About this RNA: Predicted 3D model of a 1211-nucleotide part of an RNA (large-subunit ribosomal RNA, half B) from a Gemmataceae bacterium. The RNAcentral record of the full RNA draws on ENA. Rfam family: Bacterial large subunit ribosomal RNA. NCBI's taxonomy places the organism under Bacteria, Pseudomonadati, Planctomycetota, Planctomycetia, Gemmataceae.
[in-house]
Context: one part of a larger RNA
RNA sequence: CUCUGGUGAAGGAACUCUGCAAGUUAGCCCCGUAACUUCGGGAGAAGGGGCGCCCUCUUAGCAAUAGGAGGGUCGCAGUGAAAAGGGUCUAGCGACUGUUUACUAAAAACACAGGUCUGUGCUAAGGCGUAAGCCUACGUAUACAGACUGACGCCUGCCCGGUGCCGGUAAGUUAAGGGAGAGGGUUAGCCGUAAGGUGAAGCUCGCAACCGAAGCUCCGGUAAACGGCGGCCGUAACUAUGACGGUCCUAAGGUAGCGAAGUUCCUUGUCGGGUAAGUUCCGACCUGCAUGAAUGGCGUAACGACUGGACCACUGUCUCCACCAGAGACUCGGUGAAACUGUAGUUGUCGUGAAGAUGCGACAUACCCGCAGCUAGACGGAAAGACCCCGUGAACCUUAACUGCAGUUUGGUAUUGGGUUUAGACCCAACAUGCGUAGCGUAGGUGGGAGGCGUUAAACGGAGUAUUUCGGUACUUCGGAAGCCGACGAUGAAACACCACCCUUGUUGUGUUUGAAUUCUAACCCGGUGUGUGAAGCACCGGGGACCGUGCUAAAUGGGCAGUUUGAUUGGGGCGAUCUCCUCCCAAAAGGUAACGGAGGAGUUCAAAGGUACCCUCAGCCCGGUUGGCAAUCGGGCUCUGAGCGUAAAGGUAGAAGGGUGCUUGACUGCGAGGCAGAUAUGCCGAGCAGGGUCGAAAGACGGACUUAGUGAUCCGGUGGUCCCGUAUGGAAGGGCCAUCGCUCAACAGAUAAAAGGUACUCCGGGGAUAACAGGCUUAUCUCCUCUGAGCGUUCAUAGCGGCGAGGAGGUUUGGCACCUCGAUGUCGGCUCAUCACAUCCUGGGGGUGGAGAAGCUCCCAAGGGUUCGGCUGUUCGCCGAUGAAAGUGGUACGUGAGCUGGGUUUAGACCGUCGUGAGACAGGUCGGUCCCUAUCUGCUGUGGGCGGAGGAAACUUGCGGGGCUUUCUCCCUAGUACGAGAGGACUGGGAGGGACGCACCUCUGGUGUGCCAGUUGUGACGCUCGUCGCAUCGCUGGGUAGCCACGUGCGGAAUGGAUAAACGCUGAAGGCAUAUAAGCGUGAAACUUCCCUCAAGAUCAGGCUUCCUGUAUUUAUACGAAGACUCCCGGAAGACUACCGGGUUGAUAGGCCGGGUGUGUACGUGCAGUAAUGCACUGAGCUAACCGGUACUAACAGUCGAACGUUUGG
Repeated sequence: CUCUGGUGAAGGAACUCUGCAAGUUAGCCCCGUAACUUCGGGAGAAGGGGCGCCCUCUUAGCAAUAGGAGGGUCGCAGUGAAAAGGGUCUAGCGACUGUUUACUAAAAACACAGGUCUGUGCUAAGGCGUAAGCCUACGUAUACAGACUGACGCCUGCCCGGUGCCGGUAAGUUAAGGGAGAGGGUUAGCCGUAAGGUGAAGCUCGCAACCGAAGCUCCGGUAAACGGCGGCCGUAACUAUGACGGUCCUAAGGUAGCGAAGUUCCUUGUCGGGUAAGUUCCGACCUGCAUGAAUGGCGUAACGACUGGACCACUGUCUCCACCAGAGACUCGGUGAAACUGUAGUUGUCGUGAAGAUGCGACAUACCCGCAGCUAGACGGAAAGACCCCGUGAACCUUAACUGCAGUUUGGUAUUGGGUUUAGACCCAACAUGCGUAGCGUAGGUGGGAGGCGUUAAACGGAGUAUUUCGGUACUUCGGAAGCCGACGAUGAAACACCACCCUUGUUGUGUUUGAAUUCUAACCCGGUGUGUGAAGCACCGGGGACCGUGCUAAAUGGGCAGUUUGAUUGGGGCGAUCUCCUCCCAAAAGGUAACGGAGGAGUUCAAAGGUACCCUCAGCCCGGUUGGCAAUCGGGCUCUGAGCGUAAAGGUAGAAGGGUGCUUGACUGCGAGGCAGAUAUGCCGAGCAGGGUCGAAAGACGGACUUAGUGAUCCGGUGGUCCCGUAUGGAAGGGCCAUCGCUCAACAGAUAAAAGGUACUCCGGGGAUAACAGGCUUAUCUCCUCUGAGCGUUCAUAGCGGCGAGGAGGUUUGGCACCUCGAUGUCGGCUCAUCACAUCCUGGGGGUGGAGAAGCUCCCAAGGGUUCGGCUGUUCGCCGAUGAAAGUGGUACGUGAGCUGGGUUUAGACCGUCGUGAGACAGGUCGGUCCCUAUCUGCUGUGGGCGGAGGAAACUUGCGGGGCUUUCUCCCUAGUACGAGAGGACUGGGAGGGACGCACCUCUGGUGUGCCAGUUGUGACGCUCGUCGCAUCGCUGGGUAGCCACGUGCGGAAUGGAUAAACGCUGAAGGCAUAUAAGCGUGAAACUUCCCUCAAGAUCAGGCUUCCUGUAUUUAUACGAAGACUCCCGGAAGACUACCGGGUUGAUAGGCCGGGUGUGUACGUGCAGUAAUGCACUGAGCUAACCGGUACUAACAGUCGAACGUUUGG
């Protein structure tokens, strides 16, 4: 020193994030017990009283025993020890008992009873499984499954536009499959001298009308489904506010309730309460950044190792620590690790340096080596940083990322059969059908045609059916009884009778085909009975039934699951911005040249705005002139490129590239010597040749545009052309070549045809190539200072202020940079302990004052000392309360976590608000949440050993040098004086008393005092009684000696000298004056140095003084041994060990003994009194540690070391 315990004066939470911890309370009996309440609770509420022992009486009981009443008696204390609730008030959350992150979170999270919604009729839905099969359940809607909410009470508003779910299905869209039809290929044949053309069937290739489900679109419903629930303006007779009005938008605009909340940023909102003081707490208000109704809203008794706030009690949490006990630490004996370690002969300061040095430079300091301690440093140890960034890293998670796969739905088809009905399509047959106008009228077309039909019943009439252009047409039937129609004529585009072949539309029928409905039973499925050993097989019965189920296939759905993607630049990353091309500046007179440097443009346009030939000259200003103005058109002049050139800028340009007119298409084809730029790719210029042209008389010009932007490689595919290839051959298919088309592939040299997010549950590899802390550089910002002096200050720049400006210093702010550190430099605040600077808060010394005095203001000097306690908050800070001389500003890794704490921040859990479809996120809030290290070196505090200090010793000293101390207030006198109208009120000098701090001590006071005394409980032992002892925290309780202590006592800072600072002077020139200065001499402060205390000669410069000893023997090194010292022994208010001090028989060192003191408080025993407990007397008794004095009874026994040398002089 640490740990585990004990006690504590006075105060009593002042401690602190927080009463953390520790204390208090406690048993049994009796009394008594509030608000509130779900009437159960709350409640052991709270708060009181009693309790030992002895005797008597009594109740119950057979008794043991358990009670009751009365009396007596002892102690500080009677549940006498041990076990054994602290309580109250008020909020939040969750109803409750329960459950949870085994190993940092026990909670407000989960669960829960209750509520609601959804699905499910039994071979249930749902789930597991490839299946068989199984769970649900041997259950059956009062059941089961899924989801949300979460007792109870009062309630649960509006919105169906989006998403989802449910229902509907006319229309649209839609796969496989079926498939009319058209087309391509081939070619027997035909045509053709040939080339070639045409081309049936068949085969074949794709195309495809139409049929064809769910789904989607669409229509509706649904919010206790996912979810959502506005803005602006005006308005009342003070003001304010706005019941009221207007307007815009919406699917609807938030109702009740609650509200600065676990939700409120601003914010410590405002008011009230509580406190001396309240960022917390409670009650209100409502301005709700961003409350709100089963993602439930608001309340709520009870409950809670939950989270706030307050109070009582109580305390070492604290003021402020002290003592004691035990276990470690330390010494000795035994045994005996670990991390770590480049090698180490391992100082400080200032500097330097990859920017914070034991190791470099300079200076300073330093004899060699231990031991016990402390941790400031060794960017200490531990863990290839978890934060941050990077990786064409990983893993999980999400979704309206991409692409798939289970699953599900639906269609086709197979398993899969019979019948009936019906609908569509098609073929055939029969029958019907056909109306513009004109015309007798309902004229389908073409052809033939002069007759046809009629007793096998015509005309006509009645009834009916079908159809209809509403007029008719056709047919059936009854009557009827012999005629009707055509040709001709008229009308018309067309002429009718009758016949034939057809067309349109329709009906009927046979057949084919497609679909639907219905029925049957034999596939298939289910149940049962019988037989059978049998859950095998067989037989039979019943139910369902070609459905279901299953296979294949097609479409839809499909984070249920899987594989992946989710760009780069970047003064860290993200957010923002950007990414290709053109022009200018930067760019340093060739070219080129970077930045998230400064400015602008492009992703085209034009059939003329191209070519050519010829012609012309602009803009602006002045003057004049009809309407006519500043400006229209006209004339004259000046100006000389300022205009124009589609489009940005630059360059260019009037001898045109500008403005016109004519004719035109060179906005050509095939090429291209030679060059420029460029890593490549590629881009650009280009005379000339050939062809065929336009313009021009010609020379000639023309392969777009005054020039420089107007863009996209390759693959893949389309179209046109073509001497190419053609899988035995011929063709064809397909390909090549030429031309051309399809990319905001704009992340523009273009990863794929096709791709977004989260991670705080995270992981790996790397980076100080790159951020957050700290350092460094810088100093914009910041702080401070100086200069100037516009102005303020009645007057007056400068008592005090100081506009606009200028110059610096510092390195405390916020930044910039990214230099050390990412194989780790722990981060805010507090506690503890500091140390330095001075730009000084107080105290000290001065100048000025718009200083009367007192009190101030301002400046100069000055760093010696000092610089408070509380309330709130994690706070630093700040606000507040109360003091005080003052409550300084900064640095020290925002000093200090191998010193402590861990409240905040910053892991994993959870809640709220907001954002997000979601996973999740938030310098937003909230509750909870593992702080390791035995010290090697340096450093520091102590304490020893060695050697040295020129013979060996014992004492006493000097002080180079170092350290400490250093404070301040109040009162009284001077003096109610100076000053002042008064009020008020000093300098100076003298005295007294305090605070804080420091040193020492224990007489007093007080604490402790486990070795002293006493009381007492339970239990055990000494045979019992008595008396003692053990254990129970020293059992508990009351006291207490020495020692150690503070809360106690004593003392201290001073006075003095020297030299100075600011300041004030003397004499005094340069400069006949003046001047404190230049020579010279003074005054002057808590600072400096003395004085005072203390360490100190390793002060290797090792100092000084005094005293003691300096022999012998053998012979060259030993022995004996001087003064003296040590070991050893007895001890110590000395001490870790060592050291130090006392003593060692010539002795009081310790123990013992004797006497005393102190403490306790009247011992044992005996006697007496009492029934007994108990009391009284002997008795202030007995006992008494460490204290004081005395006394050799015991123990201090026994050993070792230790100079004698040199020179000189003299004898």